[in-house]
RNA sequence: GUCGAACGGUAGGUAGUGCUUGCACUACUGAGAGUGGCGAACGGGUGAGUAACACGUAGAUGAUCUGCCUUUUAGCUGGGGAUAGCUCAUGGAAACAUGGGGUAAUACCGAAUAAUCUCUUUUCCUUUUCGGGAAUAGAGGAAAGAAGCGUUUGCUUCGCUGAAAGAUGAGUCUGCGGACUAUUAGCUAGUUGGUAGGGUAAGAGCCUACCAAGGCGACGAUAGUUAGCCGGCCUGAGAGGGUGACCGGCCACAUUGGGACUGAGACACGGCCCAGACUCCUACGGGAGGCAGCAGCUAAGAAUCUUCCGCAAUGGGCGCAGGCCUGACGGAGCGAUGCCGCGUGAACGAAGAAUGUCGAGAGAUUGUAAAGUUCUUUUAUGAGUGAGGAAUAACCCCUAUAGGAAAUGAUAGGGGGAUGACGUUAGCUCAUGAAUAAGCUCCGGCCAAUUACGUGCCAGCAGCCGCGGUAACACGUAAGGAGCGAGCGUUGUUCGGAAUUAUUGGGCGUAAAGGGCGUGCAGGCGGUAAUUUAAGUCUUGUUUGAAAGACCACAGCUCAACUGUGGAAACGGACAGGAAACUGAAUUACUAGAAUUCGGCAGGGGGAUUCGGAAUUUCUGGUGUAGGGGUGAGAUCUGUUGAUAUCAGAAAGAACACCGGAGGCGAAGGCGGAAUCCUGGACCUGAAUUGACGCUGAGGCGCGAAAGCAUAGGUAGCGAACAGGAUUAGAUACCCUGGUAGUCUAUGCCGUAAACGAUGUACACUUGGUGUUGGGGGUCAAACUUCAGUACCGAAGCUAACGCGAUAAGUGUACCGCCUGGGGAGUAUGCCGGCAACGGUGAAACUCAAAGGAAUUGACGGGGGCCCGCACAAGCGGUGGAGCAUGUGGUUUAAAUCGAUACGCGAGGAACCUUACCAGGGCUUGACAUAUAACGGACCGCUCCAUAGAUGGAGUUUACUCUUCGGAGACUGUUAUACAGGUGCUGCAUGGCUGUCGUCAGCUCGUGCCGUGAGGUGUUGGGUUAAGUCCCGCAACGAGCGCAACCCCUAUUGUAUGUUACCAUCAUUAAGUUGGGGACUCAUGCAAGACUGCCGGUGACAAACCGGAGGAAGGUGGGGACGACGUCAAGUCAUCAUGGCCCUUAUGUCCUGGGCUACACACGUGCUACAAUGGCAGGUACAAAGUGAAGCGAAGCAGUGAUGUGGAGCAAACCGCAAAAAGCCUGUCUCAGUUCGGAUUGGAGUCUGAAACUCGACUCCAUGAAGGUGGAAUCGCUAGUAAUCGCAUAUCAGCAUGAUGCGGUGAAUACGUUCCCGGGCCUUGUACACACCGCCGUCACACCACCCGAGUUGGGGGUACCCGAAGUCGUUAGUCUAACCAGCAAUGGGGGACGGCGCCGAAGGUAUGUCUGGUAAGGGGGGUGAAGUCGUAACAAGGUA
Repeated sequence: GUCGAACGGUAGGUAGUGCUUGCACUACUGAGAGUGGCGAACGGGUGAGUAACACGUAGAUGAUCUGCCUUUUAGCUGGGGAUAGCUCAUGGAAACAUGGGGUAAUACCGAAUAAUCUCUUUUCCUUUUCGGGAAUAGAGGAAAGAAGCGUUUGCUUCGCUGAAAGAUGAGUCUGCGGACUAUUAGCUAGUUGGUAGGGUAAGAGCCUACCAAGGCGACGAUAGUUAGCCGGCCUGAGAGGGUGACCGGCCACAUUGGGACUGAGACACGGCCCAGACUCCUACGGGAGGCAGCAGCUAAGAAUCUUCCGCAAUGGGCGCAGGCCUGACGGAGCGAUGCCGCGUGAACGAAGAAUGUCGAGAGAUUGUAAAGUUCUUUUAUGAGUGAGGAAUAACCCCUAUAGGAAAUGAUAGGGGGAUGACGUUAGCUCAUGAAUAAGCUCCGGCCAAUUACGUGCCAGCAGCCGCGGUAACACGUAAGGAGCGAGCGUUGUUCGGAAUUAUUGGGCGUAAAGGGCGUGCAGGCGGUAAUUUAAGUCUUGUUUGAAAGACCACAGCUCAACUGUGGAAACGGACAGGAAACUGAAUUACUAGAAUUCGGCAGGGGGAUUCGGAAUUUCUGGUGUAGGGGUGAGAUCUGUUGAUAUCAGAAAGAACACCGGAGGCGAAGGCGGAAUCCUGGACCUGAAUUGACGCUGAGGCGCGAAAGCAUAGGUAGCGAACAGGAUUAGAUACCCUGGUAGUCUAUGCCGUAAACGAUGUACACUUGGUGUUGGGGGUCAAACUUCAGUACCGAAGCUAACGCGAUAAGUGUACCGCCUGGGGAGUAUGCCGGCAACGGUGAAACUCAAAGGAAUUGACGGGGGCCCGCACAAGCGGUGGAGCAUGUGGUUUAAAUCGAUACGCGAGGAACCUUACCAGGGCUUGACAUAUAACGGACCGCUCCAUAGAUGGAGUUUACUCUUCGGAGACUGUUAUACAGGUGCUGCAUGGCUGUCGUCAGCUCGUGCCGUGAGGUGUUGGGUUAAGUCCCGCAACGAGCGCAACCCCUAUUGUAUGUUACCAUCAUUAAGUUGGGGACUCAUGCAAGACUGCCGGUGACAAACCGGAGGAAGGUGGGGACGACGUCAAGUCAUCAUGGCCCUUAUGUCCUGGGCUACACACGUGCUACAAUGGCAGGUACAAAGUGAAGCGAAGCAGUGAUGUGGAGCAAACCGCAAAAAGCCUGUCUCAGUUCGGAUUGGAGUCUGAAACUCGACUCCAUGAAGGUGGAAUCGCUAGUAAUCGCAUAUCAGCAUGAUGCGGUGAAUACGUUCCCGGGCCUUGUACACACCGCCGUCACACCACCCGAGUUGGGGGUACCCGAAGUCGUUAGUCUAACCAGCAAUGGGGGACGGCGCCGAAGGUAUGUCUGGUAAGGGGGGUGAAGUCGUAACAAGGUA
C1' cells in the first nucleotide's frame, strides 16, 4: 500500500416496529480503526567507502537456498485454549503506557493419517569428490477455509498441506584480466596446516580447544596515495591515449558507528534497538527527527530547472474481480545546454540618388545595396476543421473441446463493448499583410580579409613571434572587407598534430644519454641430426561474448535529428577433435661453438727478497777568495765565524738517463735499473680428449689513478698551507727566497676522475692500400702467404655535419646499462655506506623561450704568415712655452642667432644692411604671388612739417591704348574673400648635394660544378705588380662596377700663322722707338714622341724584374680632374626642394638702437719672434699667374707718411695695378732683453662710408710688454719636395696673419720593416653578430616560490590497558506461566517469558611510539629585475692555455 471472496464488528446512514416523542429494537447498508494475509528486500536516489573475487570474463557448486509462477502427484480428518478491536478504569504536558472484563478467524496449539520426504541399520549396482539408483528394517514429521452454482447425496473455482521436478532469483568458491609509488623490502600468532567440537541454507580458522611451525614476497608481499567496476563514451589512419554524465549490467551506501529481529529473501533509504553529532517540542519529569525519492528552500559556488498534469499508455503491489495505490512512468513547463530542420523574403531595378568613408583632383567605395515596381506567404496573427497514440477489461452474444444429471465454471477462438494527462495535439483549410524575426568574431605573420583619424613605450593589445617612444595595416574609433550564422567568440578539459615515452614507431663519439673495470647467481637468448610428446603454434567444430550503442541494408515520422526491423561484426574466453614444420619438454647421437692435454713462443702482467751506478742534498777534511744566488729588472736569502767554485771521504732517501719506438703487457686503474723465487693471462702449430659444457648478465662479490683519512715508520729532492721579497691602483695571485702536511714503506679505510676511444659485451658478414709487433708456412736469402695484435689512408655504406670506415659510428643477431627542453640541481629531503671528508640513490615549487651540437659568412685577437702607406726608422722644419690673430668650449648677458664638432668649418670677408638674436615703436589680405567683386584714382616723383625712424599730415605735378563717346582695357589705391608669409620643429619621414674609411684594391654577377643547407668555387694557389696589374696552374668558363688607359696642365721637337708678342742680320732711336724681318723667344692650333719597342742577364721557353743603349723624357716621366659595392639612422629642413606637425593682429612683416666683437679660464689652427746664415741703412738684378669701367688709374705736383691732387692711357699679349721679395754689392751693429722683438698705451692723422663710440683698416711721432728656442706629448714633409721669399685673385664701399693660386731660391735622409698607427690578402681560435667601445661574474637592493626550524595546532592508522551500551550466544533457576502430558482434584512434569551472571562487543578514556597537514621567531641557498657598487675570473695564446 492493498484485500470485507480470511475475521469480529463500531460510528454514521436508510427503512420499519414499539411506544414513555427521544429512547429501545429489527432489517439493510456501512467509513475509520483493529486481528489476519500478501507486499514493503521491487521500483527510485547517490558514489562516501572499497585496490577487493568489488568488477569483467570463463568456469565450479559431488558444498547450497529459492515466496509468488509452471508441471506432476497425494491430501485438506477431528479437537482445544487464547487475544486485539470493544467496554470499564488508572497514570502522563505529550509521546504513550498499565490493569479488570468479555469476543472472532485462513491468528495460535495438540491429536490422527501419509509418501519416492528426513534421520538411522544392512546389502548391491554405477560414478569425476561426500553424487546417482535399487532393496530392507526402525523412528520422525502436514493442513484452513472462503465464494459461486445447485440444492437430495454434491459440483466448480480460489485458497491451504506434504512430496518430486522446472523456471526465476540468490549465496559461496576458483583460473585469468585491468591504478601509481621501492624516497614502502621484508610481512604474518588465528597467522599456515592438522585433530576434535561448534556454527551456517551451504565448503572453510568461519569460531573454540589442543598439536605442529608453517604461510606470503623482487613474476613486487607489506605499507602509502588515488579510485566504485563494466557494456560503453571522446579522440586517433591504426596501435593507443583519456574517460566511466545520460541509457543498460553488477557492487556499495542511506545523518555517523555498532547490532540483531521479522521474513523465502534484509542485517532493511521513507522498519526496530543502542551509542555519537546536530535540529525541533517540553509542564524540565521526558519525547520527536533523518530529501544521496519527486518538486521546493538555504548555504557554498563561475554554474545547473516547476513546491506543474495524469495514471490515458508501459510496468509494479494487492485483490476472484470491479478496482485502489504507484513523483516508477507517460507528459507538459523552464534553459539556444547539445543535435537536426526552417525562416527573417523573391524577381526586376543606374539618375550608379543621398549620407558616410577615402582621395591632390579626376574619381573610387558603400552599391542593385536603398528608394521604386511586380510577386510569394514558409513563419506570424485571427478563425475553423481534425488523425494516431485504445490494446482491451467488466459485461453481452456465438462457436468448439473435455467432463458432469444439470448449473456455475475451465480452456481455445470469433463478434460487439467504456476509458486520452498531453490537448486550443500533429496535420489540413480560409483570411491579413513583407508584414513578426540578425547577430557575433576577426582583418601584422601563422590565417581568409585594409584604409583613415585619435593616441605617442601613455592608454592599451597579445595563442606564439611580438606591436605602442608623432606618419601604428598589431592600441581605440570609423568606413570598408573576411569568416561563421540563431548563433558567434572566450575560458576550462581530453585526444590529435607529437615518431615529443617510439609495440606498430626514437635514440646514446661531439646535441640529453655506455655502468670506471671485471667475475658471476637468478633471468633472457642459444650449434647439428633423429625419435617421441603436444605446452606454445596452426586448423575445424561447439558454446559464450546480454540488450542498447557503433557498422551495413531496409523501413516509419513531409526531410533530418530520432525511432523500428533484419544482418554482419564482436579480432576475447572456455571446451572438444585434428596437424607436427618451427619454439618448448623428454630421450639418443654428432663435432664446426666452448674447453682440456701435449709442443713452442713474446712481454715495463702481478707479488716478495737481494743488489747496482749516475745525480741531488747534508756532513767532515783540503785548496781558495769575495762574492754567490735569483729575475724582465730586482729584492728577500747566503757569504770574511770563509760561501759559491773545486778535490777527497762519509751518510741518507727517492727515482731509475741512454735502449725507448704512432713498440710491448694487462679487464680497467695501470706497468720501465738488474738478479732470484712464487704466480696469472694471451698468441702460434698440429694431433688427441670432453661433447653445447655457450653468450649476456638486474641484484651480489671483487679490483679500482690522484687526493684524502687512521696507526707505525721514513723524509734526499719536490712541495698545498704558511712566512718573507717583488709586481700592482690593489695583488690574500702569476715571479723569487724559504717551507709544514703530503709525496715513500707496511697495514686498514675511502670508491671517486675529461676512470676518454667522451664509442657496453659477444658472435657473424661486407672492395682495398701502407707501416709495425709476436708466431707459423716458404726461400740460400728474398719475394710471397697465413694467424693474432697495433697505427695511418681510404671504397661502398652510414652520419645533422664533423667524421667513422674489417680495431665501424657499415649490415645483422643476443643480452645489459642509460636518455627524454634549459635553469633550479646532482641541490633539498628520506634511506644506505663511511672514522671523517664525503659517496650512492635522488625530487618538487618556481622560472625562461630557449639552452645545446656541427658547420657557414663576417668581425675581432696583448694568434700566425705575406705585403703596403711619411706608419715607424733616417732626416729637415714646426706645434706644445711668449705676445698677438682666429675658431671652439665654458661662463656671463636683455641678446651673446643657428648649425658643425674634421674646431682660420657653413662664413670667399657681422660698423648700418647682412641678421636669422635682444629691447622698444608700428602694420594685419599683409614686405612678396595669383584670382574675384565693389568703390576710387593715375601711379611714380618733388617740397614742407611732426617723429629715433617706420610712419603720419599738408602741398604740388602729370599720363597710355581702343572707342559706337556710354564706356572698356592696362596700371594703381581702399574694402571683402580665397590666401600669402615663417632662417618655426622633425636631416631619426625625405630628395638633392657633401664628408669619411680611401685613390684603399677591392666589390659582384650569369652559367656550370660542389654542399641537405647557410654557402663555397670562380676571387684560393705559384710568381709578379702601384693595382683582382699580368702570367702559369686549377671545376671552372666568362662578364660587370672599380685599377689602368681615354681628358686637362707641364717637359722635347716639327709644322702652320705672326699682332698688341719677338729682334739674329740691315737701317734708325734715349728706348724693338720706328722701318723691316718670319730666323729665335713667345702665343695659338695641328702633328710627332715612350711602347719594356731594342740588347744582355734572371725567371718556368711565362708574366715580369735588373742592367744597358738610344732619347728632351724610361718603365703609371711629373701634376690634376676622375672616388667601385658599401659603412657611419655621418652632415645639411639655415643654399634649394619637400611629407607631416605648428604660428596666423603673430613664430609673419617694417623700423630705430643694441648684440653676434663680452672674458676668471681650457683647447685647436695660425702669424710674429726670441736674433749675427741676423737687424738696420744705401745701391742693384731677375718672375709667374692674375685682375681692371660705379674700374685700374700713369707721369707730374703736395705731404715724413697713410694719402691728396691730377687725370694721360686702357674693356687691355697694346694702358694701369706693378715695387717682386729673398738674392747680390757696400756700410753699420758685436751678444745685450740689445739698433733683437714688437705687444700694449698716449698723441696726431689718412682713407672708405649717411655713420668708424660700442666695432674698420692704414700712417706718423712717442711708448717698448712677454719672449734668450720651449715639459710630458705631438704635427708636416721623400724633390723642384721640405724649408724660405715675395706676388696675385675671390669676397669686398672699407676691412686678410685666413682661403685659393703663382712663381723665385732650394736642401737633408730612407740601413731597413723588429716595434707604434692605418690598410690589403691567406690562415687559425672564438662563448662576439648593436660584431672587443663585444661578451660576462660576485656584491648591495626589491619581489617570488622553496628548504631547515625552537615550538604550536589538526588529522590518519597502530599497540597496550580501562570502561563497557544495544544485542546474539552460553549459563543460572530468583519471579511468573492458557493450550501438551500425568492426575478425580489439589498439584506436578515438560516447555516458555522476565530477571541474574559470563564471553564478545561500538562510541569513549589513559599511555606510548609512528605517518601526514596548517602555522612560526630565526637561518639557508635559488630564481627574476633595472639607469647601482666592485673588480676583470671565462670567451682570442682572454693577456698565468
The RNA shown here (small-subunit ribosomal RNA) has 1441 nucleotides and comes from a metagenome. Rfam family: Bacterial small subunit ribosomal RNA. Gene Ontology terms of the family: ribosome and structural constituent of ribosome.